Record summary:
The part of an RNA shown here (large-subunit ribosomal RNA, domain IV) has 355 nucleotides and comes from an Acidobacteriota bacterium. The sequence was found in a public genome assembly.
Context: one part of a larger RNA
């Protein structure tokens, strides 16, 4: 000086990002216990009050000695009931600062986000509000099932299951609830019409040729063979038609107007598939912005409670509630303390510096 503990007048969080750490609270019995609730619960809610050791009274559980009756004489069956154990109650003394006298051993309350919960996670910086989850919904599968996994073969799982069953996705207990939009883009359905492969069909043309024309050079040129080839038939799909949003996803501008004034139930007028419905709303969401009002504080960017001007909430990429839960996350109080005011002293263990 570092680390570990260990005490501390007086205040008592004034430390600090934050009560981080510590302190403190702790067992048992007894009294006692709200809001709010899914009626279970909250609840060990809070809050309070005993607790050791002698004497002594009365009584209670439990075993049941010995004696005594009885008669069926038995490992009988009654009836007295001591002694020993168990536990509590009243009373009354004693000692210490202190009686769960040590050691184990809940601090506790109010109010809010967010996830119902129990549970799962990033072995080695994240435990969480992420993941799961019971429950909800769409959608796909009729059995060699869909769908997995496979050089797509055989097998196999799905399953010794059979739509009250499997798979995919999406939500996420529970309450209340879950609007408009189908134009885009997916997916389901349609088939009349356009558009289209392969192939089929082959009009036409080229090549080589027997012959044929010609004095030659060359020219024309059948079958055949070969080289392309027009029209015409050609499917699904795509165009087209129609569904479908708890499929991907989307859910408006402007101007005016009411006898104070501000505002607009109200009107116009453009755009669009359709213009955000209930509910929440400076929010895990508010840029301005420490909005503004209230509350709490002596003072509050943080908290809670309104307002609504939602820069850019909104309804299973769920929306608003919610009792109980949460080593969450945020604000507040009461205990309680060396975090601090401000820091001192002691202990042990490692270092350092004289010697």
């Nucleotide at each position: 000086c570092a680390c570990u503990c260990g005490u501390u007048u007086a205040g008592g969080a004034a430390c600090u990002c934050g009560g981080c750490a510590a302190a403190a609270u702790a067992a048992c019995c007894c009294c006692g216990u709200a809001a709010c609730u899914u009626c279970g619960g909250g609840a060990g809610a809070a809050g309070g009050g005993g607790u050791g050791c002698c004497c002594c009274c009365a009584g209670g559980g439990g075993u049941g000695a010995a004696g005594a009756g009885a008669c069926u004489u038995g490992c009988u069956c009654u009836c007295c009931g001591a002694g020993c154990c168990c536990g509590g109650g009243g009373g009354g003394g004693c000692c210490g600062c202190a009686g769960c006298g040590a050691a184990u051993c809940g601090g506790c309350c109010c109010a809010g986000g967010c996830g119902a919960c129990u549970g799962u996670u990033u072995a080695c910086u994240a435990a969480a509000a992420a993941c799961a989850c019971a429950g909800g919904g769409c959608u796909c599968u009729g059995c060699a099932a869909a769908c997995u996994c496979a050089c797509a073969a055989a097998a196999a799982g799905g399953a010794u299951g059979u739509a009250u069953a499997g798979g995919g996705c999406c939500u996420g207990a529970c309450g209340c609830c879950u609007g408009c939009c189908c134009g885009g883009u997916g997916c389901c359905g349609g088939a009349a019409g356009g558009u289209u492969a392969a192939a089929g069909a082959g009009a036409g043309g080229g090549g080589u040729c027997a012959g044929c024309c010609g004095c030659a050079a060359g020219g024309c040129a059948a079958a055949g063979c070969u080289c392309u080839g027009a029209a015409c038939u050609g499917a699904a799909g795509c165009c087209c038609c129609g569904g479908u949003a708890a499929a991907c996803g989307g859910c408006g501008g402007c101007c005016g107007u009411a006898a104070c004034u501000a505002u607009a139930a109200c009107g116009g007028u453009c755009c669009u598939a359709a213009g955000g419905u209930a509910g929440c709303g400076a929010a895990a969401u508010u840029c301005c912005u420490u909005g503004u009002c209230g509350g709490g504080u002596a003072a509050g960017u943080u908290c809670c409670g309104a307002c609504c001007u939602g820069c850019a909430c909104g309804a299973a990429u769920g929306g608003c509630g919610u009792a109980a839960c949460g080593a969450u996350c945020u604000g507040g109080g009461c205990g309680c303390u060396g975090u601090c005011u401000c820091a001192a002293c002691g202990a042990g263990u490692g270092g350092c510096a004289c010697u």